[in-house]
Context: one part of a larger RNA
RNA sequence: AAGUAACGAUAAAGGGAGUGAAAAACUCCCUCGCCGGAAGACCAAGGGUUCCUAUCCAACGUUAAUCGGGGUAGGGUGAGUCGACCCGUAAGAUGAGGCUGAAAAGCGUAAUCGAUGGGAAGCAGGUUAAUAUUCCUGCACCUCGCAUAGCUGCGAUGGAGAGACGGAGAAGGCUAGGCUAGCGCGGCGUUGGUUGUCCGCGUUUAAGGAUGUAGGUUUGGAACUUAGGCAAAUCCGGGUUCCUAUAUGACUGAGAUCUGAUGACGAGCUCCUAUAUGGAGUGAAGUAGUUGAUGCCCGGCUUCCAGGAAAAUCUUCUAAGCUUCAGGCUAUGUGGGAUCGUACCCCAAACCGACACAGGUGGUCAGGUUGAGAAUACCAAGGCGCUU
Numbered sequence: 001a002a003g004u005a006a007c008g009a010u011a012a013a014g015g016g017a018g019u020g021a022a023a024a025a026c027u028c029c030c031u032c033g034c035c036g037g038a039a040g041a042c043c044a045a046g047g048g049u050u051c052c053u054a055u056c057c058a059a060c061g062u063u064a065a066u067c068g069g070g071g072u073a074g075g076g077u078g079a080g081u082c083g084a085c086c087c088g089u090a091a092g093a094u095g096a097g098g099c100u101g102a103a104a105a106g107c108g109u110a111a112u113c114g115a116u117g118g119g120a121a122g123c124a125g126g127u128u129a130a131u132a133u134u135c136c137u138g139c140a141c142c143u144c145g146c147a148u149a150g151c152u153g154c155g156a157u158g159g160a161g162a163g164a165c166g167g168a169g170a171a172g173g174c175u176a177g178g179c180u181a182g183c184g185c186g187g188c189g190u191u192g193g194u195u196g197u198c199c200g201c202g203u204u205u206a207a208g209g210a211u212g213u214a215g216g217u218u219u220g221g222a223a224c225u226u227a228g229g230c231a232a233a234u235c236c237g238g239g240u241u242c243c244u245a246u247a248u249g250a251c252u253g254a255g256a257u258c259u260g261a262u263g264a265c266g267a268g269c270u271c272c273u274a275u276a277u278g279g280a281g282u283g284a285a286g287u288a289g290u291u292g293a294u295g296c297c298c299g300g301c302u303u304c305c306a307g308g309a310a311a312a313u314c315u316u317c318u319a320a321g322c323u324u325c326a327g328g329c330u331a332u333g334u335g336g337g338a339u340c341g342u343a344c345c346c347c348a349a350a351c352c353g354a355c356a357c358a359g360g361u362g363g364u365c366a367g368g369u370u371g372a373g374a375a376u377a378c379c380a381a382g383g384c385g386c387u388u
Base pairs, nucleotide, nucleotide: 013031014030015029016028017027018026032385033384034383035382040365041364042363043362046345047344050343051075052074053073054072055071056070060068061067080141081140082341083340084339086119087118092113093112094111098107099106100105122139123138124137125136126135142337143336144335145334146333147332148331149330150329151328152327153322154321158317159316160315161314166304167303168302169301172297173296174295177291178290179289180288181287182203183202184201185200186199187198188196204264205263208259209258210257215252216251217250218249220243221242222241223240224239225238226237228236229235265286268282269281270280271279272278273276305308351360352359367379368378369377
């Protein structure tokens, strides 16, 4: 220079009350404004206590601060079913022996790893200052061990089936959700009208079990035989014969219905007190129509060429072997289900950008009116007014 520029999106503030040494900024209330495919809600990654409570204001906060993601202290993360771990694999990695190389090392068989994909099982309500598909209540389900009863050819690292998959397009059936009516409860206007075809609020309920529908696919069964499936096979594949035959059968399959539920929730009402986002109790209606998804049936159907993972689990078959045993199947009962993560932020003041930085950051949810629409505009739930 200079008490100058600046104080980080022009979404916006105003009033009252409280606390306090002090209030434009903190808390509560009433208005106003902004977002609303987000500036709301939930996860992954990443962060790591930032979460909640009490207390404090030196420094941090672009100002003040009684406030804070700041300081200090205390508290907080509860799982057979969510995720990991686990089983098994892809690209790829490591690699006993082995091959190559002067060496360092390179390649690679068996094998061991390696998810971003495959593989058992949980929903609804309640509860905390802070956790909840984890605690509690109610109703479920899976798997493993053992016992009992009944039946019985069991057995794998091997065989077979299944798992098991592309793009695009179209139609149908549904549901979530929405809207309207009905129903229930409440209201009747401080200003002209408002007992009415009026206004406000509510009208919610899961997994599981039973049934097997719209739809989709399709012959199914028996006997005999067999150069294939590295051996075997009653399994799969090939062949022959018989029965059945285009469906009233078989397999699959959303939803609806019944149950779950004589339960839960529920507008409101009553009472209590330290008057607060408080506690206790009680508890109405809880139906129908319409619309309707990008969700489900659908791993389906049609079509196209670029021809669209693997293995385990599961089912079945036998080999060695065992065969009054052992083992297997079904039912019932009983017991077990460990370990780790779980707070909080997550389009952000908590992650990556030296900052409480107008930048960047994968997935899920998707209300109303307008509309082809996830556009636009205005709103709901919810959240904010961007720290001078």